[in-house]
The part of an RNA shown here (large-subunit ribosomal RNA, domain IV) has 363 nucleotides and comes from an Ignavibacteria bacterium. Rfam family: Bacterial large subunit ribosomal RNA. Rfam links the family to the GO terms structural constituent of ribosome and ribosome. The source organism's lineage runs through Bacteria, Pseudomonadati, Ignavibacteriota and Ignavibacteria. The RNAcentral record of the full RNA draws on ENA.
Context: one part of a larger RNA
């Protein structure tokens, strides 16, 4: 000097990011126990007392119950008496220590905000959390060989379900209370079918190719150059028919989404119920609000503190809060997050000695 465990004067959080870490508390009875509350809760609230051994209470109360009696449905039943066994308390009275849950194990506690209802779930090996789930709430799909999924031999068959809209699948919300405003212009889904557009496929006007014949021109002749051409065959093809789907017309936000701007004005100044204008599909409602959202900011004001970038309550000039990507509140609950407090304490002012085990020196 490290480790693990012990004591500790006087202070008690002056330590630190932070009371981390220790320490307080701690069983069992008996008193008493507040705001709130969804009347169960909160509560072991908080805060008090009391515990040992012996005598008396007492072999009392209580407990169990052989065994006899009797009823009897004959049961391992039912009633009444009860031997044996186990054994309290409350109250009195006495004793002993420094001390009686005499050692050990065995909750600190309170006030207030935030998120998240709750009790589960989770990143096996750095996050346990406000993440995820969750009853609850709502669209929305599905009429049964259901919809949706798994199967690739583009099967068979399986789940769904031996169910059947009070049921299944999907999607978003998240107990409870009060509530959930406006926009359907654009995305999306749903319904429509008059018009426009359209594929394949039908159709098949027409047009090329090829050449049986015939013309023409050269040549005695064999042939040879040119034109024009039926029928087949062949290439190619215009109109005009053509579905959905697109455009189109509705309609729907607890579908994705979205929810303005500049000017002026009241008899002190401020302000602006009000009034003009410009642009939107409409221009943010009710509630909250420097907040897990506030940049400027340690905003201003109050409260706590001798002193407070945090807390807590307001105000509202919301950089950029907003109603199921829910919105506000909310008793219970949380090894969750903030700040404040009492009690504690070697966390500290400031370290000290102590037991062990190690480093360390010598074999």
């Nucleotide at each position: 000097c490290c480790g693990u465990g012990g004591u500790u004067a006087a202070g008690g959080a002056a330590c630190u990011c932070g009371g981390c870490a220790a320490a307080u508390u701690g069983a069992c009875c008996c008193c008493g126990u507040a705001a709130c509350u969804u009347c169960g809760g909160g509560a072991g609230a908080a805060g008090g007392g009391g515990u040992g051994c012996c005598c008396u209470g007492a072999g009392u109360a209580g407990g169990u119950a052989a065994c006899a009696a009797u009823c009897u449905u004959c049961g391992c039943g039912g009633u009444u008496g009860g031997a044996g066994c186990c054994g309290a308390a409350a109250a009195g009275g006495g004793u002993c220590g420094c001390a009686g849950u005499g050692a050990a194990a065995u909750g600190g506690g309170c006030c207030a905000a935030g998120c998240g209802a709750c009790u589960g779930u989770u990143u096996a090996u750095c996050a346990a959390a406000a993440a995820c789930a969750c009853a609850g709430g709502u669209c929305u799909c599905u009429g049964c060989g259901a919809a949706g999924u798994c199967a690739a031999u583009u099967a068979a068959g399986a789940c769904g379900a031996c169910g059947u809209a009070u049921a299944g699948g999907g999607a978003c919300u998240g107990a409870c209370a009060c509530c959930u405003g406006c926009c359907c212009g654009g995305u999306g889904c749903u319904g429509g079918a008059a018009g426009g557009u359209u594929a394949a496929g039908g159709g098949g006007a027409g047009g090329g190719g090829u050449u049986a014949u015939c013309c023409c021109g050269a040549g005695c002749a064999a042939u040879c150059g040119g034109g024009a051409g039926a029928a087949g065959c062949u290439c190619u093809g215009a109109a005009c028919c053509g579905a959905a789907g697109c455009c189109c017309c509705a309609g729907u936000a607890a579908a994705c989404g979205g929810c303005g701007g500049c000017c002026g004005u009241a008899a002190c100044u401020a302000u602006a119920a009000c009034g003009g204008u410009c642009c939107u599909a409409a221009g943010g409602u009710a509630g909250c609000g420097a907040a897990a959202u506030u940049c400027c900011u340690u905003g201003u004001c109050g409260g706590g503190u001798a002193a407070g970038u945090u807390c807590c309550g307001a105000c509202c000039u919301g950089c950029a809060c907003g109603a199921a990507u829910g919105g506000u509140g909310u008793a219970a609950c949380g090894a969750c997050u903030u700040g404040g407090u009492c009690a504690c304490u070697g966390u500290c002012u400031c370290a000290a000695c102590c037991a062990c085990g190690g480093g360390c020196u010598c074999g």